The RNA shown here (Bacterial RNase P class A) has 411 nucleotides and comes from a Bacteroidota bacterium. It was read from a public genome assembly, where an Rfam model found it. The model forms 97% of the base pairs in the Rfam consensus. Taxonomically the source falls in Bacteroidota (Bacteria, Pseudomonadati).
Order: sequence, then C1' cells, then structure tokens
RNA sequence: CCUGCGCACCGCUCCGCCGCUCCGCCCGCCUCGUGCGGGCGGGGAGGAAAGUCCGGGCAGCAUAGGGCGCCGUGCUUCCUAACGGGAAGGGGUACCACUGGUGACGGUGGUGCCACAGAGAGUGCCACAGAGAACAGACCGCCGAUCCGCCGCAAGGCGGAGGCAAGGGUGAAAAGGUGGGGUAAGGGCCCACCGCGUCCCGCGUGAGCGGGAUGGCAGGGUGAACCUCACGGGCUGAAAGACCAAAUAGGCCGGGUCCCUGCGCGCAAGCGCGGGAUAAGGGCGGCCCGCCCGAUCCCGGCGGGUAGGUCGAUCGAGGCCGCGCGUGAGCGCGGUCCCAGAUAAAUGGCGGGGACCCACGGGCCGCAAGGUCCGGGGGUACAGGAUCCGGCUUACAGGUGCGCAGGUACU
Repeated sequence: CCUGCGCACCGCUCCGCCGCUCCGCCCGCCUCGUGCGGGCGGGGAGGAAAGUCCGGGCAGCAUAGGGCGCCGUGCUUCCUAACGGGAAGGGGUACCACUGGUGACGGUGGUGCCACAGAGAGUGCCACAGAGAACAGACCGCCGAUCCGCCGCAAGGCGGAGGCAAGGGUGAAAAGGUGGGGUAAGGGCCCACCGCGUCCCGCGUGAGCGGGAUGGCAGGGUGAACCUCACGGGCUGAAAGACCAAAUAGGCCGGGUCCCUGCGCGCAAGCGCGGGAUAAGGGCGGCCCGCCCGAUCCCGGCGGGUAGGUCGAUCGAGGCCGCGCGUGAGCGCGGUCCCAGAUAAAUGGCGGGGACCCACGGGCCGCAAGGUCCGGGGGUACAGGAUCCGGCUUACAGGUGCGCAGGUACU
C1' cells in the first nucleotide's frame, strides 16, 4: 500500500416552477357549523419508524392485600426509572508468543468464546463400540513368591490353583495424574510434586486470589433434562380511557335470598317511604382466602337507537453545546432549543447543476499490488410514524474513524 471481517458515526445535496399537511396571526364570506376562501410567518419522519422479543411511564379495573399455580432471571460489583439491557472485574475454556520443570504441570502477556447457582436431596439420560458407563471391569495381557500335577540328573520348562488392574485395545468420557521406591507382578502400598478435602493467616466492597499446616484422600458426566435453591412478576392495554351532542323503546319476557327495624295509610290481608344486614351473583387471565358492591342488584333471552365530534396527542427518565467527576457504563452543574401530530391517514411531481460509487476505454506514476487524471455510460442503500420512552434482534449501496486477520513489494 491493498483486501476481508467486526464495532461506532454519517448515509445524498443545491436552485427554479407547481402541489400537500399542521400551528399562530390578520382579512373576507357565510348555511353562524366541527364551515369556506385569501395573505403573512413558522414546522413537517427513522437509525432502524421494522419485529412485537423484554422493561417501564401513563390509563382503567377497587382500595391492587396475602397464598398457590404458572412464568422469567441466575458468577461479583457498579450504571439505570427498570430490564432478560449496559460497564468493569472474577473464574473457566480454546489458540498463540516467551519462559520454568525429568515429567505431570506451571508463570507472564495477547486474542476469542461462556445460557457462569446447585450433581452427597431425589429421579432421568450417556446411542454405538467396549470386558466394563456409576451398586460400573477382565477382551488382549502381566505374575505365578506360596501350593498341586507332568517332563528333566540338575538348572529349568509346561499346565493348573491363585494374584493383578499398572500396560494395550474400545469410547466423547474408564475407578485421580507425573516421576521414583517397593513388589512375584502390581496398586496411594510408600515418598516427592500436581490435584482434591479440612483448618488457619493475609489481601480485596465482592466474585475470588495468595500463603501455611494437615489428611492417602475418591469410583464420572449431564440441569436451554425433571428437580432443588435465591430473587422478581396483579391484570388488561390508546381499538387504554375521559367528555359532549344527537337519536331510540332509560322497551318486553323469564329466573335468582331470607331477615331485623323506624314512620305513614289500612278493620285486616297488605301497601308506600327509609335504614341495617345479607344470599345467589358480580367485582376485565386460572384457583383459594380476605375485602367491596349487592333487589334502582345479578344472570339469561328477544328487540330498538347511535357508530358523529372533542380530548387523550406530544414539554419529555427530551435534544444540542460547554465544564467538572468517574477505568467505564454513566452522573452533576451551567447555557440554549421546542424539532410530525395525521385519522383512510400529509413531505410529492417536473427541469437543471453538484457530490459519491461501479465497470469499461485512454494518458501519467510505480518492480508489483496499486495510485491518479480525463471521457462517455450506469447507479445512489435498508426503508416510512400513530400512546411515549429505554433496550434487544433483523435489514442496509456507499463514506469516515478505530480494531483484528490476511496479501503484495522493498529493507
């Protein structure tokens, strides 16, 4: 110098003519309505507006309590309104470089990945291969010190009883590992080291790290398997909800507690008005408890009217700039700005120029990869709000910056 990948940011622009939509002010008209027209001024998409996967603000259910079920998260600390998000660490693992050790293994640094609580609470699963896969072993082998048989003068040899699980093989994984001693051959049988358990000391907010002492110490893995533990979760969702106007038949039918009490009317049966308690039932995902409503209530059926308008609705956990604190995510202070608000759904059409990119042709520079200039041609990504915000995931022509990997040439 070039190529590829990852992350962050930007992601076409200017002028002219015509057109659309919201807000403010002014003027005119009028059917005085939620209207129509004109003028001036100002505003008019996104980093993902997408997916609807998480978390909230907000609204309603009641006043939102408790428990179960169900669901989610899972190393530590910090950030945040919160999160299954983010930052920085810890541990593990893979690879690379240097390095210590006979070796197992270790030290330092770098890069990537981790869905990282618990396997002595219990259950399940580990195909095939293999002797044996957890109450888990003898296929090939090793020994045969002790005992028995046979051959042999003897040394010794063959076979059996018996001993072994260290070697080989199978496998993703095989009864801690390496080195040595010991043994008939072996085995933590013994020793040193590594590992593991227990105890103590020091450092750290913490996950953990380091050191010391002691014990030969044991049959694995797997939890995005069931499960256990810890923490968290009430539900529904802007078509949430609130208000106004108009209209109809505040229509008709069936069913669903028993009581207490006050007043009035009545000869009585009973009727009317009011208060209390309460059943069935109702209280916007499932169940239970509690609580609330409760005869102007509740459940079911038939039928009728309206489907129009206003609010919610964009001032926010807001944007931008500067300073300070912090390893960082981020926080604090100061200044400045108001940046869509539609409701069948608005930003478009035409013309001209510029910018960037692609391949082709030509010139120049270069050893090469390649760079640069000119010419005509082609192209300019993914994609558009609808309650708002914070994340995650997916899509994206091209440009800039940073990081990583590779290539070319020279030294």